Predicted 3D model of a 492-nucleotide part of an RNA (large-subunit ribosomal RNA, domain I) from a marine metagenome. It matches the Rfam family "Bacterial large subunit ribosomal RNA".

Context: one part of a larger RNA
RNA sequence: GGCAUCUGGUGGAUGCCUUGGCGCAUACAGGCGAUGAAGGACGUGGUACGCUGCGUUAAGCUUCGGGGAGCUGCGAACAAGCUUUGAUCCGAAGAUUUCCGAAUGGGGAAACCCAUCCGUAAGGAUAUCCCUCACUGAAUACAUAGGUGUGGGAGGCAAACCCGGGGAAUUGAAAUAUCUCAGUACCCGGAGGAAAGGACAUCAACCGAGACUCCGUUAGUAGUGACGAGCGAACGCGGACCAGGCCAGUGGCCUGACUUAAGCAACCGAAACUGUCUGGAAAGGCAGCCCAUAGAGGGUGAUAGGCCCGUACGGGUAAGCGAGAGUCAGGUCCUUGAGUAGGGCGGGGCACGUGAAACCUUGUCUGAACAUGGGGGGACCAUCCUCCAAGCCUAAGUACUCGUAUGCGACCGAUAGUGAACCAGUACCGUGAGGGAAAGGUGAAAAGCACCCCGACAAGGGGAGUGAAACAGUUCCUGAAACCGGAUGCCU
Repeated sequence: GGCAUCUGGUGGAUGCCUUGGCGCAUACAGGCGAUGAAGGACGUGGUACGCUGCGUUAAGCUUCGGGGAGCUGCGAACAAGCUUUGAUCCGAAGAUUUCCGAAUGGGGAAACCCAUCCGUAAGGAUAUCCCUCACUGAAUACAUAGGUGUGGGAGGCAAACCCGGGGAAUUGAAAUAUCUCAGUACCCGGAGGAAAGGACAUCAACCGAGACUCCGUUAGUAGUGACGAGCGAACGCGGACCAGGCCAGUGGCCUGACUUAAGCAACCGAAACUGUCUGGAAAGGCAGCCCAUAGAGGGUGAUAGGCCCGUACGGGUAAGCGAGAGUCAGGUCCUUGAGUAGGGCGGGGCACGUGAAACCUUGUCUGAACAUGGGGGGACCAUCCUCCAAGCCUAAGUACUCGUAUGCGACCGAUAGUGAACCAGUACCGUGAGGGAAAGGUGAAAAGCACCCCGACAAGGGGAGUGAAACAGUUCCUGAAACCGGAUGCCU
């Protein structure tokens, strides 16, 4: 030095576990905001660093309801207190709610600086835009613009869904330009719990149907297409859901006020087991019982229907909310829709790329008829059929899930599952936009090793003690391998 066996160190795989995730279902909710939001800064405790809560009334104040013995949130303790004269705690309704932030008196390098007016003070008012009304008021006589004020509204945030205005490219076509990707991504505006659409100037085919929306089918069909790549209907049929109204009258619609049913909270009641054996511990074994509208689930020193929390089933409402209904009040709606239909030019949308291209829409130029009329039936004409544009409103069926509650899973189990099971959008990186981790497990219970010894009044260790176990000692369950030692044997 090698090999073998044994025994350690290091390391943290594996097994087991789950506080956290992921997905789905059902129900609810679908908004918050100038009465100052979302989100923050700074404060706030007896001691007070962080988290949580709260806001100078600051881990809290008031009232009502519940509840019934402990409590003063967590990491984490000590002190000092509170509480059956009902605390802590839970629910409902209020009070308080600094400063920044739409931030709104002016400014500003957010959480700061500086004002004016009213008021004894406390305190209040003072942004901009829009609407209404009143007053005032130029050039310029009447007026108008402008100015001032009263009253009302808006502004910002928020996950997706929705409507509208704009609108790519990578890509595909095995190159590429029409085409495609795609009216997608993205930007902007707006709204609601849904939005949009909607009551036939629709389809159909000589038979008829009867608003709109959504799903299945028709059908990858008919078509469209450098007839390439691709794009791609409708009629009809089957379902979901169904609802029709108004434009001057016993009316409809909208808004507001008042009254109130069901329902909605915390919470309450809720059955039934003992002995013995093993063991550190019984819920396990054995023996004998009991309840069950309750044998869902969780916890308890191992596996509990009968120990605890619960569960089935019942109960519960002071205040508040409350679909809808009723009553009352107010407001609004005036004659069937002309610069419209149609046409020319240029676009766009329709599955349809200009095509034989109807239909819808319109930047521009034009421009009818008036129910004895007009539109459509895919160029166009006739016939026939069908409908009545240029006014308005409309639930349900449909889409989505930031969120609340309950439940479920041939979903994950700490390199998985969210980036985040742990004080994570943290530490850290970046000028910034932005990027973005690692990190779970003692034990049933801290009983977390009093005391003694070595050592430096260390670190670390040896005894002793606790414990079922300390090779469970805070780096703590199990403790693989790589890697590094020790002992013994053999070989060199």